Transfer RNA from bacterium TMED144, 72 nucleotides, folded computationally. The sequence is in RNAcentral, with records from ENA.
RNA sequence: GGUGGAUUAGUUUAUUUGGUAAAACAACGUUCUCGUAAAGCGUAGAGACGAGUUCGAGUCUCGUAUCCACCU
Numbered sequence: 001g002g003u004g005g006a007u008u009a010g011u012u013u014a015u016u017u018g019g020u021a022a023a024a025c026a027a028c029g030u031u032c033u034c035g036u037a038a039a040g041c042g043u044a045g046a047g048a049c050g051a052g053u054u055c056g057a058g059u060c061u062c063g064u065a066u067c068c069a070c071c072u
Stems, first nucleotide, its partner, number of pairs: 001071007010025004019055001027043005048064005
């Protein structure tokens, strides 16, 4: 320098053709308890960044950034 892949909540993963982004653990609140833990119930929290296409983009196209693999 070139090719391919990945980037979604604090963490690990889903999201089957473009149509209200889901779960587990963690956090917070609450019930229970003399108290803590455990357990039950509930709440908040996310599409790497910038453009384009579209009525509508996590998804399609282009560029940028970071990481991984391969080639030179």
The prediction has a mean pLDDT of 82.